[in-house]
The RNA shown here (Bacterial RNase P class A) has 401 nucleotides and comes from a Terriglobales bacterium. The RNAcentral record of the sequence draws on ENA. The coordinates come from a structure-prediction model, not an experiment, and the mean pLDDT is 76. The gene name in the source record is rnpB. Rfam family: Bacterial RNase P class A. Gene Ontology terms of the family: ribonuclease P activity, tRNA processing and dimeric ribonuclease P complex.
RNA sequence: GCAGGCGGAUGGGCAAUCGCGGUCGGAGCGUGGCGCAAGCCGCGCGGCUGGUCGAGGAAAGUCCGGACUCCACAGGGCAGCGUGCUGGCUAACGGCCAGGGGGCCGGCUUCACAAAGCCGGUUUACGGAAAGUGCCACAGAAAAUGUACCGCCGGGGGCGUUCGCGUCCUCGGUAAGGGUGAAAAGGUGCGGUAAGAGCGCACCGCCCCGCUGGUGACAGCCGGGGGCAGGGUAAACCCCACGUGGAGCAAGGCCAAAUAGGGGAGGGAGGGCCGGCCCGGCCCGUUAUCAACUCCCGGGUAGGUCGCUAGAGGCAGCCAGCAAUGGCCGCCGCAGAGGAAUGAUUGCCGCCGCGGGGCGACCCGCGGGCACAGAAUCCGGCUUACAGUCCGCCUGCCGUU
Repeated sequence: GCAGGCGGAUGGGCAAUCGCGGUCGGAGCGUGGCGCAAGCCGCGCGGCUGGUCGAGGAAAGUCCGGACUCCACAGGGCAGCGUGCUGGCUAACGGCCAGGGGGCCGGCUUCACAAAGCCGGUUUACGGAAAGUGCCACAGAAAAUGUACCGCCGGGGGCGUUCGCGUCCUCGGUAAGGGUGAAAAGGUGCGGUAAGAGCGCACCGCCCCGCUGGUGACAGCCGGGGGCAGGGUAAACCCCACGUGGAGCAAGGCCAAAUAGGGGAGGGAGGGCCGGCCCGGCCCGUUAUCAACUCCCGGGUAGGUCGCUAGAGGCAGCCAGCAAUGGCCGCCGCAGAGGAAUGAUUGCCGCCGCGGGGCGACCCGCGGGCACAGAAUCCGGCUUACAGUCCGCCUGCCGUU
């Protein structure tokens, strides 16, 4: 320098005109109350006019946690569900920060590409397998109450024999060697033995106890004991510890029409049906606890309104802390609408692509090129999507010293 991966930041800029939504004001119109009046105080207008504000880092998925609201709830336990190394942060969390252990990669030290130590990066659902149960495909003799296929060694027998032995059968011993497997019952060496074996010993490893350091996870390999028991799997059941009521702003509060029910007071003889009207007919009722009609009350619905955006708020600075985060101080006012506004055009600039010109720096033209996406009660996280640009770390390649 180029390429790739990971993480962080940013997520086109300015101006004009038109349009959309919220809010504040003005004029006008309509309307209500008070007043003799002039006028004053309210309410309304998808209308006119002016000011001002108007998406995001994820507004998304709705996965986790909280605020808020309503419902439920004596106390304790079981079941269910969730979480799971340690310490810290936080309103809380399955989140974040720091650390420990394990895995992987790289560098350095040493004769060495092995091993060990140190350093760096990255990753990790990481309580318990010495309570019990289950499972461990294929291969393999054996996959867990320790296994004998080949091989090795010993005894017995048959056959052959050049008498050294060979070969076959059988009964034992043996986990050193071969072979299978993801995984095979501590490893290496020496002794030992018929051959072998922690059978014995040395070193390494392992387990238990102690000591030291650390808040702790854990570490040290310091001291003592034990020949070594206890393969793996808990994102299998299970055990242990801790946590855990349900529904969600369509939560929920308030105001409240028409119509139809309900209750009360008055009222007093009519009311209903035969499609409209007249006649006629039928049914119900007529002093009442029961018609029409009038008034009042109450619940619910439509609708309106509050909840509703000043909040674990944002931006700078200082302080504490490795950090997450916290504290102090100053400044700012930042969508809140109803199924839902936040857009369009033009000009200039930035970046990208294409074409043309120029030795070149660069210039001209074209582009319906500039990602992912879009608030709906709010907040903290996680996850997913994302063109281009900038920064940091790691890896590989090339070049130079």